[in-house]
Molecule: Bacterial RNase P class A
Organism: Pseudomonadota bacterium
RNA sequence: CAAGUGGACCGGGUGACCGCUCCACCUGGGAGCAGGUGGGGAGGAAAGUCCGAGCUCCACCGGGCAGGACGCUGGGUAACACCCAGGAGGGGUGACCCUACGGAAAGUGCCACAGAAACCACACCGCCCACUCUCCCUUCUCCUCGGGUAAGGGUGAAAUGGUGGGGUAAGAGCCCACCAGCGGUCGGGUGACCGGCCGGCUGGGCAAACCCCGUCCGGAGCAAGGCCAAAUAAGGGGAGUUAAGGGACGCCCGGCCCAUUCCCCGGGUUGGCCGCUUGACCCUUCCGGUAACGGAAGGGCUAGAUAGAUGGUCACCGCCCUUCCCCCUCGGGAAGGGUACAGAACUCGGCUUACAGGUUCACUUGACCC
Numbered sequence: 001c002a003a004g005u006g007g008a009c010c011g012g013g014u015g016a017c018c019g020c021u022c023c024a025c026c027u028g029g030g031a032g033c034a035g036g037u038g039g040g041g042a043g044g045a046a047a048g049u050c051c052g053a054g055c056u057c058c059a060c061c062g063g064g065c066a067g068g069a070c071g072c073u074g075g076g077u078a079a080c081a082c083c084c085a086g087g088a089g090g091g092g093u094g095a096c097c098c099u100a101c102g103g104a105a106a107g108u109g110c111c112a113c114a115g116a117a118a119c120c121a122c123a124c125c126g127c128c129c130a131c132u133c134u135c136c137c138u139u140c141u142c143c144u145c146g147g148g149u150a151a152g153g154g155u156g157a158a159a160u161g162g163u164g165g166g167g168u169a170a171g172a173g174c175c176c177a178c179c180a181g182c183g184g185u186c187g188g189g190u191g192a193c194c195g196g197c198c199g200g201c202u203g204g205g206c207a208a209a210c211c212c213c214g215u216c217c218g219g220a221g222c223a224a225g226g227c228c229a230a231a232u233a234a235g236g237g238g239a240g241u242u243a244a245g246g247g248a249c250g251c252c253c254g255g256c257c258c259a260u261u262c263c264c265c266g267g268g269u270u271g272g273c274c275g276c277u278u279g280a281c282c283c284u285u286c287c288g289g290u291a292a293c294g295g296a297a298g299g300g301c302u303a304g305a306u307a308g309a310u311g312g313u314c315a316c317c318g319c320c321c322u323u324c325c326c327c328c329u330c331g332g333g334a335a336g337g338g339u340a341c342a343g344a345a346c347u348c349g350g351c352u353u354a355c356a357g358g359u360u361c362a363c364u365u366g367a368c369c370c
Base pairs, nucleotide, nucleotide: 001366002365003364004363005362006361007360008359009358010357012317013316014315015314016313017312018311020041021040022039023038024037025036026035027034028033043341047352048351050350051349052348053347054346055221056220057219058218060255061254062253063252064251065250067217068216069215070214071213072086073085074084075083076082087101088099089098090097091096102212103211107210108209109206110205111204124153125152126149127148128147129146161179162178163177164176165175166174180202182199183198184197185196186195187194188193225274226273227272228271235265236264237263238262239261245258246257247256281300282299283298284297285296286295287294288293318339319338320337321336322335323334324333325332326331
């Protein structure tokens, strides 16, 4: 210098004018309210609503079935499908990245096309042995039939361990060496797992197919829910007639509780207040821990709208891109264009996705120079 890897962060500024919402104070007014002054007023994702919780309600408790989620190990956390550290497998020269990563000798199922055969494995071509027949006939060889063979060819994503040697009629874990896998044993590690030795030689793949194993799971959601105000007319239908009903959204059963009626239609009200923002909150320092994170001390208060406020216009300045000019670079100037993704709605912890442009740290590879 170029290419790249992994993190952290920012994501416009100033002024003028006109507006919006909340709070405090002042003035006017009987009040709703109006005016003035001062102060607060979107994000890193406020988003998707995909996970996990808090909170609220559904009197309550237990059992079973069904269903769902998760799935290497250890830790963190209120909890998680999140995070940290590690193991194994895979990719990359490397920094580093990816992985639904329990079980395929419990059972069932599937394995397209091609292929002889896709699981009780398999003989299509080829190779080997033996036999018979025909022809020639001195011998030899070949085909059909019978048998052996998975070394070679061919099909396939995958062909019953791989490579090499011995062996054999030809072959084969038939035997041997190394490697993979399995079982046993010893050692290391909390563990996933790793390493050594021994053994017989060997059991295809798919569980993001059913399934099995282990752990966990009640439901509904701030339109939760509570209070005030207002309203609750008439009428209609269904179930039930003292053994049935209800007990908050899969079903069944048991205990227990509730009530004498329950459900639906029709008709009415549809305003205000609370919930509502102080919270597993934020910042700094120190301590423990490899880290995620935890603890202590000090400091801070940081939007609460309800048809939904947090905005609009103009000017100047930033930043980036393109073209041109000043002498090429450095530097400067002019013109034009761009300045994103997106906006709270009960609140947190995550994940995922979107994003103009920019800053910064650590590391890797290559080239060159000293």